[in-house]
Context: one part of a larger RNA
RNA sequence: GAACGAACGCUGGCGGCAGGCCUAACACAUGCAAGUCGAACGAACUCUUCGGAGUGAGUGGCGCACGGGUGCGUAACACGUGGGAAUAUACCCUUCAGUGCGGAAUAACGUAGAGAAAUUUACGCUAAUACCUUAUAAUGACUCCGGUCCAAAGAUUUAUCGCUGAAGGAUUAGCCCGCGCCUGAUUAGGUAGUUGGUGAGGUAAGAGCUCACCAAGCCGACGAUCAGUAGCUGGUUUGAGAGGAUGACCAGCCACACUGGAACUGAGACACGGUCCAGACUCCUACGGGAGGCAGCAGUGAGGAAUAUUGCGCAAUGGGGGAAACCCUGACGCAGCCAUGCCGCGUGAGUGACGAAGGCCUUAGGGUUGUAAAGCUCUUUCAGAUGCGAAGAUAAUGACGGUAACAUCAGAAGAAGCUCCGGCUAAAUUCGUGCCAGCAGCCGCGGUAAUACGAAUGGAGCAAGCGUUGUUC
Numbered sequence: 001g002a003a004c005g006a007a008c009g010c011u012g013g014c015g016g017c018a019g020g021c022c023u024a025a026c027a028c029a030u031g032c033a034a035g036u037c038g039a040a041c042g043a044a045c046u047c048u049u050c051g052g053a054g055u056g057a058g059u060g061g062c063g064c065a066c067g068g069g070u071g072c073g074u075a076a077c078a079c080g081u082g083g084g085a086a087u088a089u090a091c092c093c094u095u096c097a098g099u100g101c102g103g104a105a106u107a108a109c110g111u112a113g114a115g116a117a118a119u120u121u122a123c124g125c126u127a128a129u130a131c132c133u134u135a136u137a138a139u140g141a142c143u144c145c146g147g148u149c150c151a152a153a154g155a156u157u158u159a160u161c162g163c164u165g166a167a168g169g170a171u172u173a174g175c176c177c178g179c180g181c182c183u184g185a186u187u188a189g190g191u192a193g194u195u196g197g198u199g200a201g202g203u204a205a206g207a208g209c210u211c212a213c214c215a216a217g218c219c220g221a222c223g224a225u226c227a228g229u230a231g232c233u234g235g236u237u238u239g240a241g242a243g244g245a246u247g248a249c250c251a252g253c254c255a256c257a258c259u260g261g262a263a264c265u266g267a268g269a270c271a272c273g274g275u276c277c278a279g280a281c282u283c284c285u286a287c288g289g290g291a292g293g294c295a296g297c298a299g300u301g302a303g304g305a306a307u308a309u310u311g312c313g314c315a316a317u318g319g320g321g322g323a324a325a326c327c328c329u330g331a332c333g334c335a336g337c338c339a340u341g342c343c344g345c346g347u348g349a350g351u352g353a354c355g356a357a358g359g360c361c362u363u364a365g366g367g368u369u370g371u372a373a374a375g376c377u378c379u380u381u382c383a384g385a386u387g388c389g390a391a392g393a394u395a396a397u398g399a400c401g402g403u404a405a406c407a408u409c410a411g412a413a414g415a416a417g418c419u420c421c422g423g424c425u426a427a428a429u430u431c432g433u434g435c436c437a438g439c440a441g442c443c444g445c446g447g448u449a450a451u452a453c454g455a456a457u458g459g460a461g462c463a464a465g466c467g468u469u470g471u472u473c
Base pairs, nucleotide, nucleotide: 001473002472003471004470006469007468008467009466010465013345014344015343016342017341018340019338020337021303026301027300028299030298031297032296035062036061037060040059041058044055045054046053047052069256070255071254079180080179081178082177083176084175087173088172092169093168094167095166096165097164098163099162100134102132103131109124110123111122112121113120114119140149141148142147154161155160156159182228183227184226189219190218191217194216195215196214197213198212199211200210201209231253232252233251234250235246236245237244238243258279259278260277261276262275281292282291283290284289309335311334312333313332317331318329319328320327321326348378349377350376351375358369359368360367361366382414384409385408386407387406392400417462418461419460420459421458422443423442424441428457429456430455431454432453438445439444
């Protein structure tokens, strides 16, 4: 000098754009953050012009594995980059073929109970795109090459939407490898599923991934192992560069969801607002037993130098469901708070005395503040008042918002501070103090004439900021 997710002190007019718990992955009151489909289904209820229309609970489908948060863990194929083969892929696109005949249940509901509650039991009844049998079966799968095996569901407003098998595509994901990737040797040896083989199991898939048996390997001063620290990257910052430091916001990947473990469902999870078990904590209880998980958005307590509203809206963009209308969406779009940063603008302009008053200094003559003020002549940006009033929205639909912009009006009117002035370093005098009080980044000032302390006047610098502290280069 530059930079900052900054903080503190003094000060503070406006706008635009951005940013805003870096600390306790500490604990959380309250509300909201994932639903939707009646064009899959039966029953119930409401309205009815008797045609029908509508509303929940339940069965069923799709979604809830996305979006949003955090950085605990992780030194690792986690990430970055470049390759690879033994894989899966709901919804979407293309192509081919098909969608036949039947059946048994069950929730809801009813009846009777248990319990404080959460919840739950028995019996009876009913439907389906829920479940099951059977038929059909190739270009599919298996094969000892003879053959064997596997499916489906309907709905409506009659135009479609679905369902099943197969092949291809697209997308996404899993797996493997080369290289790169912090510190410590005051960590030198580490390793038994360990290293390899055979066989089997397992997976969507290769593999000690798992198991049985066999062999004794494998890694290591080119730093294994151990310990510490840490999410990685695109980037950011600094620097002429090389390099150093860093990884807030935005974007990609990874990991996590009270702590630990486990699987279920599913195309996909070993699942933030799912399940089960254990633990800690909090809450309810009729003491028998139950409920919960903000590292979602707001908000509270605590910690801290320190970080915002329990706001509006689905109008836009995007996502889920639906044939659609539409519903949901604290994603998102906006508004609120904060000079936290960057950028822009303003706080007036012209004229005005060999120069008012006052202040300060003085060699007492004067000098300086200073064209500064007053006065005169103007202007009206911004803020204010009134009116008008968008784009953002394709036909409709605007939270923002009566916002931005525009027009008119009034009046210099409402708007300047902070730090410094010994040298480095731009800018000095007087008074007070007297090694005191104090200053200080370094050198150093202060013990009676202090340009260095405190005040005043004057000056210098920056400016809605200015200084200080912290951190990086």